This is a predicted structure of a 1478-nucleotide RNA (small-subunit ribosomal RNA) from an uncultured bacterium. Its Rfam family is "Bacterial small subunit ribosomal RNA". The RNAcentral record of the sequence draws on ENA. Its mean pLDDT, the model's own confidence on a scale to 100, is 83.

[in-house]
RNA sequence: AGAGUUUGAUCAUGGCUCAGAUUGAACGCUGGCGGAAUGCUUUACACAUGCAAGUCGAACGGCAGCACGGGGGCAACCCUGGUGGCGAGUGGCGAACGGGUGAGUAAUACAUCGGAACGUGCCCAGUCGUGGGGGAUAACUACGCGAAAGCGUAGCUAAUACCGCAUACGAUCUACGGAUGAAAGCGGGGGAUCGCAAGACCUCGCGCGAUUGGAGCGGCCGAUGGCAGAUUAGGUAGUUGGUGAGGUAAAGGCUCACCAAGCCUGCGAUCUGUAGCUGGUCUGAGAGGACGACCAGCCACACUGGAACUGAGACACGGUCCAGACUCCUACGGGAGGCAGCAGUGGGGAAUUUUGGACAAUGGGCGCAAGCCUGAUCCAGCCAUUCCGCGUGAGUGAAGAAGGCCUUCGGGUUGUAAAGCUCUUUCGGCAGGGAAGAAACGGUUCAGGUUAAUACCCUGGGCUAAUGACGGUACCUGAAGAAGAAGCACCGGCUAACUACGUGCCAGCAGCCGCGGUAAUACGUAGGGUGCGAGCGUUAAUCGGAAUUACUGGGCGUAAAGCGUGCGCAGGCGGUUUUGUAAGACAGAUGUGAAAUCCCCGGGCUUAACCUGGGAACUGCGUUUGUGACUGCAAGACUCGAGUACGGCAGAGGGGGGGUGGAAUUCCACGUGUAGCAGUGAAAUGCGUAGAGAUGUGGAGGAACACCGAUGGCGAAGGCAGCCCCCUGGGUCGAUACUGACGCUCAUGCACGAAAGCGUGGGGAGCAAACAGGAUUAGAUACCCUGGUAGUCCACGCCCUAAACGAUGCCAACUAGGUGUUGGGGGAAGGAGACUUCCUUAGUACCGUAGCUAACGCGUGAAGUUGGCCGCCUGGGGAGUACGGUCGCAAGAUUAAAACUCAAAGGAAUUGACGGGGACCCGCACAAGCGGUGGAUGAUGUGGAUUAAUUCGAUGCAACGCGAAAAACCUUACCUGCCCUUGACAUGCCAGGAACUUGCCAGAGAUGGCUUGGUGCCCGAAAGGGAGCCUGGACACAGGUGCUGCAUGGCCGUCGUCAGCUCGUGUCGUGAGAUGUUUGGUUAAGUCCAUCAACGAGCGCAACCCUUAUAGUUAGUUGUAUUUUUCUAGCUAGACUGCCCUGGUAACAGGGAGGAAGGGGGGGAUGAUGUCAGGUCAGUAUUUCCCUUACGUCUGGGGCUACAAACACGCUACAAUGGCCAGUACAAAGGGCAGCCAAGUCGCGAGACGGAGCAAACCCCAUCAAAGCUGGUCUCAGUUCGGAUAGCAGGCUGAAACUCGCCUGCUUGAAGCCGGAAUCGCUAGUAACGGUGAGUCAGCACAUCACCGUGAAUACGUUCCCGGGUCUUGUACACACCGCCCGUCAAACCAUGAAGGUCGCCAAUACCUGACGUGUUAGCUUUGCCUAGCCCUAAGGUAGGGGAGAUGAUUGGGGUUAAGUCGUAACAAGGUAACCGU
Repeated sequence: AGAGUUUGAUCAUGGCUCAGAUUGAACGCUGGCGGAAUGCUUUACACAUGCAAGUCGAACGGCAGCACGGGGGCAACCCUGGUGGCGAGUGGCGAACGGGUGAGUAAUACAUCGGAACGUGCCCAGUCGUGGGGGAUAACUACGCGAAAGCGUAGCUAAUACCGCAUACGAUCUACGGAUGAAAGCGGGGGAUCGCAAGACCUCGCGCGAUUGGAGCGGCCGAUGGCAGAUUAGGUAGUUGGUGAGGUAAAGGCUCACCAAGCCUGCGAUCUGUAGCUGGUCUGAGAGGACGACCAGCCACACUGGAACUGAGACACGGUCCAGACUCCUACGGGAGGCAGCAGUGGGGAAUUUUGGACAAUGGGCGCAAGCCUGAUCCAGCCAUUCCGCGUGAGUGAAGAAGGCCUUCGGGUUGUAAAGCUCUUUCGGCAGGGAAGAAACGGUUCAGGUUAAUACCCUGGGCUAAUGACGGUACCUGAAGAAGAAGCACCGGCUAACUACGUGCCAGCAGCCGCGGUAAUACGUAGGGUGCGAGCGUUAAUCGGAAUUACUGGGCGUAAAGCGUGCGCAGGCGGUUUUGUAAGACAGAUGUGAAAUCCCCGGGCUUAACCUGGGAACUGCGUUUGUGACUGCAAGACUCGAGUACGGCAGAGGGGGGGUGGAAUUCCACGUGUAGCAGUGAAAUGCGUAGAGAUGUGGAGGAACACCGAUGGCGAAGGCAGCCCCCUGGGUCGAUACUGACGCUCAUGCACGAAAGCGUGGGGAGCAAACAGGAUUAGAUACCCUGGUAGUCCACGCCCUAAACGAUGCCAACUAGGUGUUGGGGGAAGGAGACUUCCUUAGUACCGUAGCUAACGCGUGAAGUUGGCCGCCUGGGGAGUACGGUCGCAAGAUUAAAACUCAAAGGAAUUGACGGGGACCCGCACAAGCGGUGGAUGAUGUGGAUUAAUUCGAUGCAACGCGAAAAACCUUACCUGCCCUUGACAUGCCAGGAACUUGCCAGAGAUGGCUUGGUGCCCGAAAGGGAGCCUGGACACAGGUGCUGCAUGGCCGUCGUCAGCUCGUGUCGUGAGAUGUUUGGUUAAGUCCAUCAACGAGCGCAACCCUUAUAGUUAGUUGUAUUUUUCUAGCUAGACUGCCCUGGUAACAGGGAGGAAGGGGGGGAUGAUGUCAGGUCAGUAUUUCCCUUACGUCUGGGGCUACAAACACGCUACAAUGGCCAGUACAAAGGGCAGCCAAGUCGCGAGACGGAGCAAACCCCAUCAAAGCUGGUCUCAGUUCGGAUAGCAGGCUGAAACUCGCCUGCUUGAAGCCGGAAUCGCUAGUAACGGUGAGUCAGCACAUCACCGUGAAUACGUUCCCGGGUCUUGUACACACCGCCCGUCAAACCAUGAAGGUCGCCAAUACCUGACGUGUUAGCUUUGCCUAGCCCUAAGGUAGGGGAGAUGAUUGGGGUUAAGUCGUAACAAGGUAACCGU
């Protein structure tokens, strides 16, 4: 410090998410030790049990219990406050501290800083006292009541308990004369004197009373500061103030009487919700944001509510009274209780500890003290809850062991890791030693003080006994021994870390993007790796990143965002200058800002966490001094801002008001006149023979104002248009005078505000929602047509919204220009003027510099640079919606959420694609022609249906005479049946045997059984070995036309032989990208030329290649009788816009000459980047998966050939341009030895016999053709057309023609008479017509591939259909229009609104009843109490409203949900441009 995510890509906007730090945490897995710290965040829920506040005998009467002493008694035992002490009681002090909790509280609280009208026990300092009396009472005794708690009556008694009297330095009151008001004693010691004694007395100490001051503490008041909501805007009646009185420690409406009517509030009162506040904690660079556990300060509370008493202090956690709820005891009469103290229990909850030890230390209460008490505190226990530290070993060790995992099978990795060898011993376990925390107080002694005193007491010093919960703990030492001690998460990107297997949109993962549909680095497991480590992850929460609420530090033309416009109060801001002031501001000093925390420097625990000393800091507030620039304030002056006066000018300026004009539409009347008019894409509805439309004349009425007219003018905006008159506002220009900052902006407010709409009354020609009819359509509640009512118009009153737009708030200043145009003023020259030109000012348009902007664009009229003020925005949807309020007659407007849901929504620009957008161009694309298909028969292929099987694939163009250049068996992959299992085929191992071969039997065959002959080749002397083949055996394996063409290679199709597709460098742009490649010409062409921020280059085009047309030349057998020629095979020439004319800058185009050929001469091969997950796993290859006595192999038979209707490609025809018969002419290119096959003979023929020739320019197929030509016949008919179908008889191939071949002869003689909608091919040696050959092949050709012969017609042209190319335009498309996408309905789920009801809750109001208690009034046995009344009041009751909430059935819309229904509204001119308001 950033990153991921909107897009095909880009920039910017904008949200969501992540990486960091943190926690009083919880959960999952795991867990060795120690130190330090923390530990009910939830039910302020209920609590069993124990403890948490007592102490003092030196205040008192005393003596229940204990111990001692004394006395009595034989003893048991009894008596005795005498002593130590002491239960209960009187009395004093304490109990108001300490400890807990955070319910309430938005101010009677807190923090900071100030203030005046107060109190104060214990403590400190000072002054003065402490004299003398009295009456009670508890304890106790007796009696009584009660279950108990407890209580009553009678009697005895003490005090530092209580009450008077005296005194009064201070004090209080005062009429200034005076008046009032106090106390208590206890203990230690003692020389003289007195006393029987106690003691008096003296002294010391403590205590007590009065008073003055202090310290500390507390009470009160003020200012400032710190939460949310305006869908809470008015609140208040002791309320605000005054006078008087009361009350308090004290000021004060604190309370009361009277008087006045104030007081608070937009700088947010009141109400509602939430909340203890602070030092601080977490985070952050900071500013901020969030929080307020532990520690510390303050406040509040103590079962809930209320109240007072006591006291220095309370309205009191472990006190009292009352009311309420709850729990417990009860003899039913009545009583007791309050853990938010420490432990602990139940409950709640994701969740939070021991019913521990000690007062040793620190502190507190009481006490003279010893001491007692102290769940404060100090310690220990539990918990990885947090922070910190340590360990789980160290060195060496390659045969890189074994095992695991992966593998390309070579190896790699785990991995120096282990084992092994050599060491060490922290921690833990064992044994031994063993602290600091402890010094006061006490004892003793010395000195000083006090005193009459060497007593006592106090202060200080020396010596000294005792005291440790923790704890035999920290720490130290010793021996043994690697011994006892590692996990968790992650590994697609963000984000460090990858492979295998399993799974197969399943199971699952996921913080965001997203993974998973058979090769998952994303699921699960394993191996490996990465990170952290006694922890690691997850969840929750806060800050950060987030400049994503922007003070620091954002925006508003189009992304969210300028109010529709103006006026204007408050508020904010404000020209020049002088003087003063000192509120702001700045500077200095000073007080405060508790401690702790943070930071810095030190110190102590072995280190650290932790503890501790000092400093700095605490950015704040107050007081004071100074300064006078700036802002403010006060006073004065000025003229530039603003305004007024004067004189011109322009204008659809407004309220308006009044008047008036012509054209047109419609209607009415009359005339002329006749059959149509009107309307549309085409029609129909409609009007018209009852006379329309057309035309002429006259009249009526309403609305709007052609031309001028414009990028023009005016207005704040909405808006404003014939002409004339009247009233009236504003602007601008000019020169002078005047006022003297009077200004700018503006929350709330006020006014205006198109259209539609509403109310009342008019008016109504045209137009025209609704409505009706006619069309269109699948439908058409629309678009189109014919009608037509509100409305549009006027007056008055409402409504108050618009895409009310420049999507741009108002004002002011500054910052290059240029071109138009409107209004005003001025100058110059020519000039009489008009006119031209220049300057200036106010508007209004266009272009453009700097600058700005995400870009588009803006650009002196800013979206530039600044200042002032207002409004508004903070992801999309839900929603400008609900509820509430305000306004409105209504419609509705305005203000304006949340739940829930998504990871985007949106802007600008880019490249494509697309458009029922545009421009240009091309193509047998259309047009012009010729011939077909679609109708018929049969052939072939396909779909379908059928079947045991009809094997599989190909499916718009680009599947369908396609794979298949040949299915009778084979092929063959399919079906059925019979067989085989290392296999039909390959390699390796072992055993045997040469291989091979003859014959027979069974079987449908595969196969099985028997049998005959036979022993080879190489090396070696031999034994033996080797190669090859066969048989048998076991295992590795073979095999698969099984799946996936969406895992692939290769090959192919297609757009398309279309002219395109790219790169380097440079330049432009933030960037995607652009430029080049666009533009103007030209071409078949991105072909070339010209121009140009481009210059070059590559793949394509063209050319190079083959063939053909001409000529020359060479050679020539098998060709030619012969020669020229022809032919065959080579080589070469030829064509290049080279020449001429015309046009053009040029490229080039048009014409011409010559030439066999002319502008690419014809044809072929050649197919750019890419697109279609196009086709093929069944040509072959190949990954993964699957089968392995079968999905493999062999074999007989069958099937692929079946057939209702459908489609596609071709054949033959329908006839006379013909059929048949006869005669006759001319090819090219091929093939041939398991072959082509001649002559000859036979057969009507297919063919047979035959065998010559030929591995072919020689022979054969092959007389090589047919159409053609000549002649004859047929004469328009289902025919002498047509040939299907069928019968009989034959031929050929082949083991075999039944399913299922081809051919021949005779006979039979079907449909069909030129084909609907629609559709195909072809531009010249082409179409059309005619025949020939080849491949495949035993046989089978209407198919395919080639060949030659005969040989046309037409093209005006590019409007239209289809396809393509270039440029441009729009886009909400990018899987790219076969795109995207909207709404209703139907289904499921979710949250929410409404109405009416129900249920509790909260605060207040009115009334009723009214406890305790203070106060007050009154009464009385008498001043102690009691009783009664009054006021206030808790709780309770009644009543009607208010507020927030919950809720079953009903109902409204909303949201979400791969494949539901209906349409097609939007995006392209989206097929009626879209959108806004009504």